[in-house]
RNA sequence: GGGCGAUUAACUCAGCGGCUAGAGUGCUUCCCUUACAAGGAAGAAGUCGGCGGUUCAAAUCCGUCAUCGCCUA
Numbered sequence: 001g002g003g004c005g006a007u008u009a010a011c012u013c014a015g016c017g018g019c020u021a022g023a024g025u026g027c028u029u030c031c032c033u034u035a036c037a038a039g040g041a042a043g044a045a046g047u048c049g050g051c052g053g054u055u056c057a058a059a060u061c062c063g064u065c066a067u068c069g070c071c072u073a
Base pairs, nucleotide, nucleotide: 001072002071003070004069005068006067007066010025011024012023013022018056027043028042029041030040031039049065050064051063052062053061
C1' cells in the first nucleotide's frame, strides 16, 4: 500500500429502514437482615465513533474520515 471485519450505556453485547434504542453485569435508592452477602422493587446512565449522502423516515443503506483487529504484498 491492498483486502476483510468491528465501532451502540462504565463493561460485555443484541438490535429484519418505521412509534420513545434494549438486555446482562456494574452503579444509585428502597425493602429484607442485628449487620453483610444473597434475594426483591424502583431508578439513573446513550451526540448509536465523526462528517456527508439516499429516503416520507437511518443505529440499520451508500460514500468518506478516524480508531482497533486480522489477512496479504
Predicted 3D model of a 73-nucleotide RNA (transfer RNA) from an archaeon. The coordinates come from a structure-prediction model, not an experiment, and the mean pLDDT is 81. Its Rfam family is "tRNA". It is annotated as a transfer RNA.